Predicted 3D model of a 360-nucleotide part of an RNA (small-subunit ribosomal RNA, central domain) from Dunaliella sp. RO.
The full RNA is in RNAcentral, with records from SILVA.
NCBI's taxonomy places the organism under Eukaryota, Viridiplantae, core chlorophytes, Chlamydomonadales, Dunaliella.
Rfam family: Bacterial small subunit ribosomal RNA. Its family is annotated with structural constituent of ribosome and ribosome in the Gene Ontology.
The coordinates come from a structure-prediction model, not an experiment, and the mean pLDDT is 82.

[in-house]
Context: one part of a larger RNA
RNA sequence: CUGGGCGUAAAGCGUUCGUAGACGGUAGAGUAAGUUUUUUGUUAAAAAUUAAAGCCUAACUUUUUAAAAGCACUAAAUACUGCUUUACUUGAGUUUUAAUACGGGAGAAUAGAAUUUUAUUUGUAAGGGUAAAAUCUAACUAUAAAUAAAGGAAUGCCAGUAGCGAAGGCGAUUCUCUAGUAAAAACUGACGUUGAGGAACGAAAGUAUGGGGAGCAAACAGGAUUAGAAACCCUGGUAGUCCAUACUGUAAAUCAUGAGUGCUGUAAUUUAAUGGUAAUUCUAACUAAAAUUACUUUAGAUUUUUAAGCUAACGCCAUAAGCACUCCGCCUGAGAAGUACGAUCGCAAGGUUGGAACUC
Numbered sequence: 001c002u003g004g005g006c007g008u009a010a011a012g013c014g015u016u017c018g019u020a021g022a023c024g025g026u027a028g029a030g031u032a033a034g035u036u037u038u039u040u041g042u043u044a045a046a047a048a049u050u051a052a053a054g055c056c057u058a059a060c061u062u063u064u065u066a067a068a069a070g071c072a073c074u075a076a077a078u079a080c081u082g083c084u085u086u087a088c089u090u091g092a093g094u095u096u097u098a099a100u101a102c103g104g105g106a107g108a109a110u111a112g113a114a115u116u117u118u119a120u121u122u123g124u125a126a127g128g129g130u131a132a133a134a135u136c137u138a139a140c141u142a143u144a145a146a147u148a149a150a151g152g153a154a155u156g157c158c159a160g161u162a163g164c165g166a167a168g169g170c171g172a173u174u175c176u177c178u179a180g181u182a183a184a185a186a187c188u189g190a191c192g193u194u195g196a197g198g199a200a201c202g203a204a205a206g207u208a209u210g211g212g213g214a215g216c217a218a219a220c221a222g223g224a225u226u227a228g229a230a231a232c233c234c235u236g237g238u239a240g241u242c243c244a245u246a247c248u249g250u251a252a253a254u255c256a257u258g259a260g261u262g263c264u265g266u267a268a269u270u271u272a273a274u275g276g277u278a279a280u281u282c283u284a285a286c287u288a289a290a291a292u293u294a295c296u297u298u299a300g301a302u303u304u305u306u307a308a309g310c311u312a313a314c315g316c317c318a319u320a321a322g323c324a325c326u327c328c329g330c331c332u333g334a335g336a337a338g339u340a341c342g343a344u345c346g347c348a349a350g351g352u353u354g355g356a357a358c359u360c
Stems, first nucleotide, its partner, number of pairs: 004331003007314002012328001014201004021194003025088007033081002035077003040072004051063004091191001092188006100182003104178007111155001116150007126137002163170002206247006215241002220236004258327006265306001267304002272298002275296007283288001309316002333360003342353004
C1' cells in the first nucleotide's frame, strides 16, 4: 500500500462559507469518448505453455502448437457513464401574501433592587471574623438606624431537559436597524451534495493604546493552622473582570458521536402552524364573528421509553452507534513528544505544521 477502523480502546478539524476536485433527480432524442464484441497488424529469438520425438529413464536436446494481455487499425452494439440537446417537477432556490412565534445580532435611551463610598442626623462601645482565634475597623465616634447624593457592574421572580443561533454563545424594559427558521400560493427548472487549499467567525485567560473601576479577586502583605504551610481558613489587596479600538486563535471548543440524502416498528411528552370536528363563554341577533377547551391533521424543533438490528460490553435505537449511498477529515503499540529542528503566523505569551535516535 491493501485490508480494517474513528461515542468510551489510537482516531471527527471548534464552527460555518466556499474555489479546484469528487459525486449527482425524472423522461426523450442525438453522439459513440469511456464500455462490450469483432477484423488485421505488431509485441525478435531463447525461456514458460500444448502435443510429440531422441539419448535405457530423468535432467537435457530437437520439432510442433495455442492462448491471454498491451498498442494501433477495421466493422458493429448502445444498457450504464460521459458529451450535445429538448422537456419535467419531486431536490434546490426566488418572489408574493397574511399574520404569528422566537434570551439571534448591532446601536441608543430608560428602570428598579442590592453592594460600596461620601455628607448630615440619631446613637454608644463595641464591630467584624472563625471549628476556635488573631491580624483588621472603632472615643479623630465605628458597627447599627434615618435622609440625601455619587459611581460602577449585574439584571431577582417570570424560567421551563422551554426558545434562538453555524459554532462560540444569547436573559431587566422600550425604540431603531438587521439576519434566520417555520405555512400557503405562484414562479425558476437540477440551479444540487461535499469540500483539498483559502476566507470569515470563534468562551475564558492573555497582549497593546486610551478610558473606567462598585463588588469580586490571580500576584502580593499580614493573621491563623502545622513538625513545616511558600496551601486549604481569616483580614486586606494590585493586575484583571467593564467600555472603545486592535491583536491572540486556543478549551473536557463534548452529544468525547463530520456534513448531506433515502429507508426501517411501537408508546408517551412538548413547541408551532393551518384546516377539520365537538363543547363552552361572550357579543351582535337566530346563524354569523371572536375567544377558550378537548380530539384530530400536517410540518419543523426538542425530550423520554423500548422492538428488530447493531455493539467487546456499556449502551445506541427514526435527532441511530440500524440498513445503504456521496464527499471531506483523521488513526496504525507505549514512552521519548505534541518535544527538537526547519518553515510559517504573532508585539509578546505563544499558536499551526511536526520527527528521529534511544528505551520497553